A computed fold for a 75-nucleotide RNA from a Ktedonobacterales bacterium, annotated as transfer RNA. The coordinates come from a structure-prediction model, not an experiment, and the mean pLDDT is 82. Its Rfam family is "tRNA". Its family is annotated with triplet codon-amino acid adaptor activity in the Gene Ontology. Rfam's curators write: Transfer RNA (tRNA) molecules are approximately 80 nucleotides in length. By type it is a transfer RNA. The organism belongs to Ktedonobacterales, within Bacteria.
RNA sequence: GCCCACGUAGCGCAGCGGUAGCGCACAAUCUUGGUAAGGUUGGGGUCACGGGUUCGAUUCCCGUCGUGGGCUCCA
Numbered sequence: 001g002c003c004c005a006c007g008u009a010g011c012g013c014a015g016c017g018g019u020a021g022c023g024c025a026c027a028a029u030c031u032u033g034g035u036a037a038g039g040u041u042g043g044g045g046u047c048a049c050g051g052g053u054u055c056g057a058u059u060c061c062c063g064u065c066g067u068g069g070g071c072u073c074c075a
Stems, first nucleotide, its partner, number of pairs: 001071007010024004018055001026042005048064005
């Protein structure tokens, strides 16, 4: 330098055009004499950033940034 994949909640991930979800964690609550475990409920997201297409974009297209992997050249 070229190519590919990925970037979504505190963490790990799903969703791949139609109001954004799961598990763990966190908070409250039930149960217990108390703790743990377990049940129920709840809070938390500019879907990396900018632009485009569309009635509508996390999703499709272009660019930028970041992370990981592969390939190649020169010295």